[in-house]
RNA sequence: GGGCCAUUAACUCAGUUGGCUAGAGUGCUUCCAUGACAUGGAAGAAGUCGGGGGUUCAAGUCCCUCAUGGCCCA
Numbered sequence: 001g002g003g004c005c006a007u008u009a010a011c012u013c014a015g016u017u018g019g020c021u022a023g024a025g026u027g028c029u030u031c032c033a034u035g036a037c038a039u040g041g042a043a044g045a046a047g048u049c050g051g052g053g054g055u056u057c058a059a060g061u062c063c064c065u066c067a068u069g070g071c072c073c074a
Base pairs, nucleotide, nucleotide: 001073002072003071004070005069006068007067010026011025012024013023019057028044029043030042031041032040050066051065052064053063054062
């Protein structure tokens, strides 16, 4: 220098053919239960979907570009 893949909650990830207002597990907060802790149960909060731009009535999803990480080639 060229090619491919990934980037979504604090962490690990899902998200179908573009269609309501973005989800799960772990973690976190509150409550119940216990003398207390752990385990367990209930409820809740937490997101610029990596940044920017474009297409579209509508984008996490399609296109372009940039960034970061990984792999391969030279």

A computed fold for a 74-nucleotide RNA from an Acidimicrobiia bacterium, annotated as transfer RNA. It matches the Rfam family "tRNA". Its family is annotated with triplet codon-amino acid adaptor activity in the Gene Ontology. The RNAcentral record of the sequence draws on ENA.